[in-house]
Predicted 3D model of a 1490-nucleotide RNA (small-subunit ribosomal RNA) from an uncultured bacterium. The coordinates come from a structure-prediction model, not an experiment, and the mean pLDDT is 83. The RNAcentral record of the sequence draws on ENA and SILVA.

RNA sequence: AGAGUUUGAUCCUGGCUCAGGAUGAACGCUAGCGGCAGGCUUAACACAUGCAAGUCGAGGGGUAACGAUUCCGCUUUCGGGCGGGAGGCGACGACCGGCGCACGGGUGAGUAACGCGUAUGCAACCUACCUUUGACUGGGGGAUAGCCCGGGGAAACUCGGAUUAAUACCCCAUAGUUCACUAAUAUCGCAUGGUAUAAGUGAUAAAGUUCCGGCGGUUAAAGAUGGGCAUGCGUGCCAUUAGAUAGUUGGUGAGGUAACGGCUCACCAAGUCAGCGAUGGCUACGGGGUCUUAAAGGAUGGCCCCGCACACUGGUACUGAGACACGGACCAGACUCCUACGGGAGGCAGCAGUGAGGAAUAUUGGGCAAUGGACGCAAGUCUGACCCAGCCAUGCCGCGUGAAGGAAGACUGCCCUAUGGGUUGUAAACUUCUUUUAUACAGGAAUAAUUGCAGAUACGUGUAUUUGCUUGAAUGUACUGUAUGAAUAAGCAUCGGCUAACUCCGUGCCAGCAGCCGCGGUAAUACGGAGGAUGCAGGCGUUAUCCGGAUUUAUUAGGUUUAAAGGGUGCGUAGGCGGCGUAUUAAGUCAGUGGUGAAAGUUUGCAGCUUAACUGUAAAAUUGCCAUUGAUACUGAUAUGCUUGAAUAUAGUAGAGGUAGGCGGAAUGUGUAGUGUAGCGGUGAAAUGCUUAGAUAUUACACAGAACACCGAUUGCGAAGGCAGCUUACUAUACUAUUAUUGACGCUGAUGCACGAAAGCGCGGGUAGCGAACAGGAUUAGAUACCCUGGUAGUCCACGCCGUAAACGAUGAUUACUGGUUGUGAGCGAUACACAGUUCGUGACUGAGCGAAAGCAUUAAGUAAUCCACCUGGGGAGUACGUUCGCAAGAAUGAAACUCAAAGGAAUUGACGGGGGCCCGCACAAGCGGAGGAACAUGUGGUUUAAUUCGAUGAUACGCGAGGAACCUUACCUGGGCUUAAAUGUAGAGUGCAUUGUUUAGAAAUAGACAUUUCCUUCGGGACUCUUUACAAGGUGCUGCAUGGUUGUCGUCAGCUCGUGCCGUGAGGUGUCGGGUUAAGUCCCAUAACGAGCGCAACCCCUAUCGUUAGUUGCCAGCGGGUAAUGCCGGGGACUCUAGCGAAACUGCCGGUGUAGACCGAGAGGAAGGUGGGGAUGACGUCAAAUCAGCACGGCCCUUAUGUCCAGGGCUACACACGUGUUACAAUGGUCGGUACAAAGGGCAGCUACCUGGUAACAGGAUGCUAAUCUCAAAAGCCGGUCUCAGUUCGGAUCGGAGUCUGCAACUCGACUCCGUGAAGUUGGAUUCGCUAGUAAUCGUAGAUCAGCAAUGCUACGGUGAAUACGUUCCCGGGCCUUGUACACACCGCCCGUCAAACCAUGGAAGCUGGGGGUGCCUGAAGUACGUUACCGCAAGGAGCGUCCUAGGGUAAAACUAGUGACUGGGGUUAAGUCGUAACAAGGUAGCCG
Repeated sequence: AGAGUUUGAUCCUGGCUCAGGAUGAACGCUAGCGGCAGGCUUAACACAUGCAAGUCGAGGGGUAACGAUUCCGCUUUCGGGCGGGAGGCGACGACCGGCGCACGGGUGAGUAACGCGUAUGCAACCUACCUUUGACUGGGGGAUAGCCCGGGGAAACUCGGAUUAAUACCCCAUAGUUCACUAAUAUCGCAUGGUAUAAGUGAUAAAGUUCCGGCGGUUAAAGAUGGGCAUGCGUGCCAUUAGAUAGUUGGUGAGGUAACGGCUCACCAAGUCAGCGAUGGCUACGGGGUCUUAAAGGAUGGCCCCGCACACUGGUACUGAGACACGGACCAGACUCCUACGGGAGGCAGCAGUGAGGAAUAUUGGGCAAUGGACGCAAGUCUGACCCAGCCAUGCCGCGUGAAGGAAGACUGCCCUAUGGGUUGUAAACUUCUUUUAUACAGGAAUAAUUGCAGAUACGUGUAUUUGCUUGAAUGUACUGUAUGAAUAAGCAUCGGCUAACUCCGUGCCAGCAGCCGCGGUAAUACGGAGGAUGCAGGCGUUAUCCGGAUUUAUUAGGUUUAAAGGGUGCGUAGGCGGCGUAUUAAGUCAGUGGUGAAAGUUUGCAGCUUAACUGUAAAAUUGCCAUUGAUACUGAUAUGCUUGAAUAUAGUAGAGGUAGGCGGAAUGUGUAGUGUAGCGGUGAAAUGCUUAGAUAUUACACAGAACACCGAUUGCGAAGGCAGCUUACUAUACUAUUAUUGACGCUGAUGCACGAAAGCGCGGGUAGCGAACAGGAUUAGAUACCCUGGUAGUCCACGCCGUAAACGAUGAUUACUGGUUGUGAGCGAUACACAGUUCGUGACUGAGCGAAAGCAUUAAGUAAUCCACCUGGGGAGUACGUUCGCAAGAAUGAAACUCAAAGGAAUUGACGGGGGCCCGCACAAGCGGAGGAACAUGUGGUUUAAUUCGAUGAUACGCGAGGAACCUUACCUGGGCUUAAAUGUAGAGUGCAUUGUUUAGAAAUAGACAUUUCCUUCGGGACUCUUUACAAGGUGCUGCAUGGUUGUCGUCAGCUCGUGCCGUGAGGUGUCGGGUUAAGUCCCAUAACGAGCGCAACCCCUAUCGUUAGUUGCCAGCGGGUAAUGCCGGGGACUCUAGCGAAACUGCCGGUGUAGACCGAGAGGAAGGUGGGGAUGACGUCAAAUCAGCACGGCCCUUAUGUCCAGGGCUACACACGUGUUACAAUGGUCGGUACAAAGGGCAGCUACCUGGUAACAGGAUGCUAAUCUCAAAAGCCGGUCUCAGUUCGGAUCGGAGUCUGCAACUCGACUCCGUGAAGUUGGAUUCGCUAGUAAUCGUAGAUCAGCAAUGCUACGGUGAAUACGUUCCCGGGCCUUGUACACACCGCCCGUCAAACCAUGGAAGCUGGGGGUGCCUGAAGUACGUUACCGCAAGGAGCGUCCUAGGGUAAAACUAGUGACUGGGGUUAAGUCGUAACAAGGUAGCCG
C1' cells in the first nucleotide's frame, strides 16, 4: 500500500466482499514448563452455611468465664489433688459511658441531569479526629442500666418493684478576640456589602484521672483536611415529539436551612422557556482512559484511579462533626423461614459458596509477616481491606521438545512418460556432542522496617540515637550445586483466484463445499480420503463484536447535464455573506507570562527482576480551560466621509408581456330556398352510417360557436407556467444615451406568501368542430385496441378549488475574470449602403481548460467567491403508518422488515431490425423443361416383428454411408457349440503319426473311427505342418460433448489479418473509410498513414487455331500389286489422327469519354476479344455440424461373454406419410422394314468375330485379342409402309404358364426370354425445382461394384440441339457503408403483467391481552413540623389526641405503546405451470412524464 466482483471487451459511477489490528470472550481439535496479569458481559434473579466492625478496665458500677496469689475445710502416694472464700491482683462476659460504625469493600438498577468533565465564585456556608495560639477547668443536684427480687411469653422479647456509679444527665458561678441588639469612626470592594477599632446592654462553658511530667475536658482564634452551594462552557438519538409551564416566572414579607434560593407559605404582578430545538419519547452512570487510525475521526467505558448513584421495592425521619445510613431504626409492599397459631425473624450489588439463567467466568483456602484502617498511653484486639496460595492456555511475555556429522540419496508410502525416474529426504538408521527442561539428592535467600524486652549514650524518670535478642502466611519457595540420560515434551489450519502452498484415488448437480467470485451433471489442484506442500506454533482454527481498508457522510477530504442528486417560478422574514477611505476600540485573531490540566496510562532516557512481559524513577507530552500583559494587518463594533455596486431622475427605443372592451374575414356545421340525380361517404379492402321523404355536389341568404392561414423566422416578450387576426383604454418590464440625485440603500434566502400547462372538481352559462367513456362496423385465433361510422363528459366563458408534469437547457441565484470566427434582434457613435467602434439580447462553429466519455466552451459543464436546495447500492417504495392541506380525486412529508450482488452512465466491437443507402447472385422477372396427380423402382418416417442391425434428420438427412443384403457380407434375432480360445508376428526348443483319402452321428460347427505317412536341396539346410514355452487376446460395446484425421455448409462469397506509425485514459480505431471502377479489398485518385501476409487474379490440366518433331497397331493423296469387296499388300508422311515441344490474346492497335484506372464502339486484325469455354484450386472462421460402424486414439465397460464358431431367419415386413427417380398419358407419336454417323471406356476364371441350333433368353462349336492391331458396339436421325384420336396398334403395371442363365443353393428373396393377361393414367390443387449456350431439352454409349442381380441409381462419354433476360419494385441469400438497440448463448435474443402453487417478512382489521407515564376523585401508614386545659415529671421535657403533607391502595375517563387476532391488502423469493406479447429495432400503433 491494496485486491476480487456488473461487461463479449472498455472507462466510469456504485454497492458487496477480503487481506490488518483488537477482545473480560465462547466453541472445535491439541497440549511440556515458567513469569506477569485477568476471570458472571446473562437474572440490580433467589439465597443454605461460615466469616466481612469493633475497640477502650488509663471513664464507671462491677465479677458470668479463665488464671495467679492467698485464706479456710477435706484428702494425700507429701510432688500435690478436691471443695469453698477473697474484685485485693492478671484480666474480663453482659451493662452504663467514650470513640468508631458516613471509612474500607460491592454493584451500575436509576439518571440526558450542574449527574459528570473543565474553569471560576461563596462579601451566602459547615468541618469530629490532627496542628498552632490564648484563656479556663469552681460549686451543687436528682436519676438510670447493670446486679437483686417477682411476673408474662413457645420464642423474639417484655413488664413491675427495690437499690447503685460515672468522663452519663441537670442546676448555679465565672468569662470574652464568641453570639444577639444599639449606634460610631477608619478603610476596602463589581453591587448587595466586607474588614478593622473602641463603647453600652443582654446570653452561654467545663470531667475527671495520675507515678504530679502529663493524658484528658471547656471556650475562642487560625491552619490543614473533608464537604455543601452557585455559575460559564462541554457532554446521546427521534421533528412521523412544536408548542410547554400554575409555585409556573418575578416582587414584598415571613418561615426554614450550616448556608443562598419558590426551598416553603401569604399577598401582588403576568410572566418564563422554545426552531441556536422547549416539551415529550427511546437509549445510556460520567471522566481519566482503552481499541483502531497517517492524522482528523470512529467505536468503547471490563480490570486500575477520580466522581456520582444504589443497597429486597417504595417512603420516612432519628442519632451524629458528618447519613436520610449495604452488614442502624420505623412504616407500607412482595417474597422466604420459624411458630405452641397468640405472634415473630430476614435481606451476600462484602469474601467464599449454592441454585437458576446462560455460549460462558474460579476455592465454602492460608495469614494479619508486610501495607493501610478502627479503638487504645501501650501491649494489643479487630480487619474476606490487604498480602499470599488454589483453579482456568483467558491474554501478554519467555524457555524447551535437541545439536553436529551422516548418500547405498536405504526400506515403506505416494506419483510418473513405469527395463527406469521423481518425492518423502540429511529426514531415518548410524557416529559424536550437549543437558536448558525432567527425575533424584543436597544446600538455600531477600521481602524485617518497626514494636517489644535487656543494655548503653545525650538531655534527664520521657524523648532521641544506638547495641543485642525477638517477630515470615507465602515457604524449604525463588535460586544454586551434583548425578542420570536424547533421555520426559507438537499440534492446528490451509493448498481454484483474492492468498503462501499440487498430485492421485473415490464420488458423478449426488454427497457435499463456500468470506466474495463460485465449485460438483464420469478425466473435480474447489466435495471426501491419501501422499506431498505452505502458514503459524503450546497453540491453531471458527464464531461474535469494534475500528481500519471506506475520500462509502468527504472539517482535513466527495458530489448534483446524461450514473443517486438543482426546489416548477418569483417575492421576501430570520440567518449567512458583503464596495473604497479615515479615526477610535480591542470582541474575534496573534504573541508572551501566570494558574490549572490528579495519579496511573501513552512517549523518551535510565534502572530492577538471568531476558522479556512486568515494575521503579526522571523527563516530555497532556494540542484544553481560566486569568493577565501586549500587538492591531484582517474580521467585528462605533463615528465620519466617498462613488465605482444598487436605486432614482430626464430623453428616446422595442416587443405574440398582462387585464378589460369593441370589431373582422376565411373555414366548418346547421337552417331555409333554388339547380340537379343516384349514389355519397369511408378503407389496405370493406362494412356500419347518410340517401328517391331527393343525399353527396352546386348557388344564394341566414345563424352559431371556436380558432386566427399567409406574414412566421435557431424572430420577439415574459420570473416561470406561457403569449400570435385588427383596434381602444389601463398597466408592468427591458435596453440605450446623459451622468443630474441618494450614498452601500447590496447578494442569497430556511420557515412563510404569491404565481403556476394540461387533466380533474364545484356553481352558472355555452357547445360549431374535435372528442375520453359508450354504441356499432371491420381486423383478428381472440381484439374490451390500433382503422372506420357515430357520440356524452370535456375542450370555450365567468367565479371558486386543485398545485401537479420529461413544470427540461433533465444544467439554482448573484458577482468577477479568461481566445477566436460567423449570423441575427433592439439602440447609440451627427448623415451613411462604410466600420477591427460600443451596450444589451438571441444562435452556430472552433480553441485553451474541464469532463468517465458523449460533450461544454464569454448564454461554461472553464477559473474563483457567497448563499440556498438536494444525493449516498438496486428492489421493497414515493409504498405503509402518523400528521398537514383538499369537496373529492389526491398532494406534501415519508420509513421499516425482507431480498439481491449487482442496478446504472458513456463509449467500443459484433449480431440483429416488419431502419436507410449502394451492389451482386437462375434471387426475382422473361423463357424452356420438370416435381406435386397415376403405376412402378428406390430411400426415409411410422407401424409391425424374435429380429426387422447401426448411423445420417431444415437449408447442409431421405437412389445418403451402400460403387451392388439369396449363403457370405452381417454388425440384428432364434437355436446349437467353444473358453488363452480364431488369426498373426517375434524368439527358443522339439517333431515329421501333424498330410491325404474313406467313413459314422449331426442342420452345421463339431465330435469320433479306419487307412496313409510331406516337398525342395548344392545334403550344410530350407519350406511347410504340428506340439510346447514366453510376450502381445478380442469387442461394429459406450462417449464425435475427451480427440486425430477426413468431410459438409456459409461460399469460389471477397473478404480475414499483421508490422511500424498516428489517434483514443481505454476497449478499440486508422490502414480496410471517401470519389470512381471491377467478376474481385480488381485497379486508380484522394488520404495519418506507409508497407506486408492469407485469400482474388495468374502459374497447373482439358478443350478451340497453327507450326514443328515422330510415323505403329493409326492414315492412304500420289505410285504399284491384289480382291466379289475391304489400307488387303509393297510402299508413303502429304492429309486425318496420335503425343511431345513450341507459337498465339496483352485492352497490344484505332476512335470516343475520362486526371487516372477503366468503360464504350456487333471497330480492325484474328482460330479465339476483353477472365475465350471447362476443371483442379475453398482465406480467417461459423454450425460443441457429421463420422469412435472406414481407420487411428484417451477414458469407461464386458472376459465360460457385450468375445468367437455354425445352421436357419431377418436387414426385402405393410392400414399409412414424405423425398428422389423411371415409364407414361401419345400423332413433333406408336409400330414394321431399310439405311447413316460418335466419343470415351472395358476385356484372359475375360471380351468374343464367325458357324450351327433355338421365336428368344441362350446353348454347342470355333477363331482373334494381354488390345490405336481382336472384340464388346450405338440411338435419336434419314427413307418408306401402317395406325387416325380411341383408354387406342397409347400405356405397360399386375397376374398365369413355359423357359434360359449365374450360383453349393434362386421358397422367403435374383435377372433375363417367350406366350398370354392388359391396371392406373387423357398433362396433374396449393405449392415448388433445374437451367443463360454447345447450356436446357432430347438420344443413346461405357465403366466401377459384381458369380448373378433387384442399376430406372451413380460416375463418365459423345449425337441432335433451342427459347429468353425489359429490368432490380418485390421474394430468398450475400457483400460494403450508415443508423437504433434494454441483444452478446447475440431476434430461435431479451422481456412484462394477471392467474395457479410453495415459502417468507409486512400493512389493515371486529376485538382480546399486557406495559410505563400523566390527570381527577376517595382513602391514607410511619414520620417531621405545628397545636393541645384534663395524664407523667421539681424542672427540662414526655405520653396521648388533633391538623397539614406523603409512600401505598382503590376508583373513573382519556391518551401513548407493545403483543396477539377470524378475515383481508399488496410485496418479495422460488430450473423447466397457464394466458397473452406491453417494452427493447420505426419492437411491427415511436416511446415516455403528469